This is a predicted structure of a 372-nucleotide RNA (Bacterial RNase P class A) from a marine eukaryotic metagenome.
RNA sequence: GGAGGCCGGGCAGCCGCGUUGCGACAAGCACCGAGGAAAGUCCGGGCUCCACGAAGUAAGGGUGGCGGGUAACGCCCGCCGUGGGCGACCACAGGGAAAGUGCCACAGAGAGCAAACCGCCGACGUUCCUGCACAGGAGCGGGCAAGGGUGAAAGGGUGCGGUAAGAGCGCACCGGGGGCCUGGUAACAGAUCCCGUCAUGGCAAACCCCACCCGGAGCAAGGCCGAAUAGGGACCCCGCGCCACUCGUGGCAGGAGCGCUUCGCUCUUGAGGGUCCGGGUUGGCUGCUCGAACCGUCUGGCAACAGGCGGUCUAGAUGAAUGGCUGCCACCCGUCGCAAGACGGGUACAGAACCCGGCUUACAGGCCUCCU
Numbered sequence: 001g002g003a004g005g006c007c008g009g010g011c012a013g014c015c016g017c018g019u020u021g022c023g024a025c026a027a028g029c030a031c032c033g034a035g036g037a038a039a040g041u042c043c044g045g046g047c048u049c050c051a052c053g054a055a056g057u058a059a060g061g062g063u064g065g066c067g068g069g070u071a072a073c074g075c076c077c078g079c080c081g082u083g084g085g086c087g088a089c090c091a092c093a094g095g096g097a098a099a100g101u102g103c104c105a106c107a108g109a110g111a112g113c114a115a116a117c118c119g120c121c122g123a124c125g126u127u128c129c130u131g132c133a134c135a136g137g138a139g140c141g142g143g144c145a146a147g148g149g150u151g152a153a154a155g156g157g158u159g160c161g162g163u164a165a166g167a168g169c170g171c172a173c174c175g176g177g178g179g180c181c182u183g184g185u186a187a188c189a190g191a192u193c194c195c196g197u198c199a200u201g202g203c204a205a206a207c208c209c210c211a212c213c214c215g216g217a218g219c220a221a222g223g224c225c226g227a228a229u230a231g232g233g234a235c236c237c238c239g240c241g242c243c244a245c246u247c248g249u250g251g252c253a254g255g256a257g258c259g260c261u262u263c264g265c266u267c268u269u270g271a272g273g274g275u276c277c278g279g280g281u282u283g284g285c286u287g288c289u290c291g292a293a294c295c296g297u298c299u300g301g302c303a304a305c306a307g308g309c310g311g312u313c314u315a316g317a318u319g320a321a322u323g324g325c326u327g328c329c330a331c332c333c334g335u336c337g338c339a340a341g342a343c344g345g346g347u348a349c350a351g352a353a354c355c356c357g358g359c360u361u362a363c364a365g366g367c368c369u370c371c372u
Stems, first nucleotide, its partner, number of pairs: 001371007009329007017033002020030003035349001039360002042358005047218004053263004060214005065079005080094001081092004095209002100207002102203003117148002119144003124141007156174006175198001176195004181190003222286004232277006241252005253269006293312008330347007
């Protein structure tokens, strides 16, 4: 330097607080009493209530290499690929860019049916000059994409040949693509053959496509008990949208509900008076802490983890307990001192609120293991 794990003050005395138990329910006594993150409330579950006629279809949100673990996960383990590091190791929103649309700032000639600024060439066509001629020179039309330049990115790289100059134009190697075979559960890897019209530049933390997952609200959930006022429901009296008749039923019409559509189903038709009933208001009780629990050990597994056996009970407050002081010790800092030591100061982050599994963030100081 790299990876992982652990502790996070100790002992004693005194005073105090909360739950529970014993007590005459008095005094008092006994037991237990925060965390690795109790935090952020970011994921996943348990539990509770609500919703849920069937079929279809969304909309919206999330996840994204492969295999496994798990109650489940966006978590964990193992592996693969790509990139970084001499290495131990580290990072990865790591499906699809030949389905379509869109974007690619600035710079630059050109940013996606490629392009030609500087440059190279003057083979081919043509004009002019020198020259007896061969030829040479200058220019235009043109050829090229090697070199320069711009950029995050300019339609493979290196070398040889080739050419007027060049270019996968040809060849060798590397890279790339496709087929087949082998190994692997798979992601993928290896080998071999073919391809130079080698083909699709990047972006999907842009729309989109593909696969899979997802009902909502949360312990102020929910349950029980309980006044007053106001409101609600049932029954009786009064009273009734239309039509029909066998006179209390049917049909029609309207309205409401089941997310939407289709089919279907259910309820209902207006005010007043009287009697009765039930809900509700953060008031009390409950939910409340024994649980995917913790510790030890064995077995299986590379591991995450699973299983067996034995042991333990480990906060349940609610205007919300879990603290304070003293002494000794431990560690750190400062001053003095040669030193032993003396004196002074400090010991983090933070604090349960229904319960678990994770992630993330904060943390004085210290310890351990393995590796380079």